[in-house]
């Protein structure tokens, strides 16, 4: 002094995934009393998803013989030695929001169980997990809001 590797904070990034100790109860910590702090198991409000009528939309699909739907941006094509492989693609994300232009990224994984078009009323479910780092992918126009 340079270099890699954990690990925490802080400020972010994907995503619905956030906020109340409200209610019972457990542990500490203070204690006259009021309370704090943190867990469990319930509840609530914000999101967020499904199921469910007239109308409308379908008139296909499924039984022989391949079903059929749902979350999510993650669909579809091509090449091949056929690897968990290459190239592309609809779509998708990079610090309020939109259009423009640029770069850089992802372009997956699960889950219903033979069932389900849209859908007021009503019914049911979820509020997880996963990343990234100091010389840099930002620039232009516009619009709101805050001071």
């Nucleotide at each position: 002094g340079c270099g890699g590797g954990c690990c925490g904070a802080u400020c972010g990034c994907c995503g619905a995934g956030u906020c109340c100790g409200c209610g019972c109860g457990g542990c500490g910590c203070a204690g006259c009393a009021g309370g704090c702090g943190u867990c469990g198991c319930g509840g609530g409000a914000g999101c967020c998803g499904g199921g469910g009528a007239c109308c409308c939309a379908a008139c296909a699909g499924u039984c022989u013989c391949a079903g059929g739907g749902g979350u999510g941006a993650a669909u579809c094509c091509g090449c091949c030695a056929c690897g968990u492989g290459c190239g592309g693609u609809a779509g998708g994300g990079c610090g309020u929001c939109u259009c423009c232009u640029g770069g850089c990224c992802c372009g997956a994984a699960c889950c219903c169980g033979u069932c389900a078009g849209c859908u007021a009323a009503c019914c049911c479910g979820g509020u997880a997990g996963g990343c990234a780092g100091c010389c840099g992918a930002g620039g232009g126009a516009g619009a709101a809001a805050g001071g």